[in-house]
RNA sequence: GGGAGCGUAGCUCAGCCUGGGAGAGCACGUGACUGAAGAUCACGGAGUCGGGAGUUCAAAUCUCCCCGCUCCCA
Numbered sequence: 001g002g003g004a005g006c007g008u009a010g011c012u013c014a015g016c017c018u019g020g021g022a023g024a025g026c027a028c029g030u031g032a033c034u035g036a037a038g039a040u041c042a043c044g045g046a047g048u049c050g051g052g053a054g055u056u057c058a059a060a061u062c063u064c065c066c067c068g069c070u071c072c073c074a
Stems, first nucleotide, its partner, number of pairs: 001073007010026004020057001028044005050066005
């Protein structure tokens, strides 16, 4: 220098192809239970969806540019 993949909750990821409710597990908080704790059960908090622009009534999702990480080629 060329190519590919990835970036969404504290962590691991789904959702993107086919635009319309932002989610799961673990972790965390509160309550129940217990002598206490763990386990279990109930409820709950937590996100500029990597950044910006564009298209659209509407963008995590489509288009363009940029940033970061990983891999391959040179």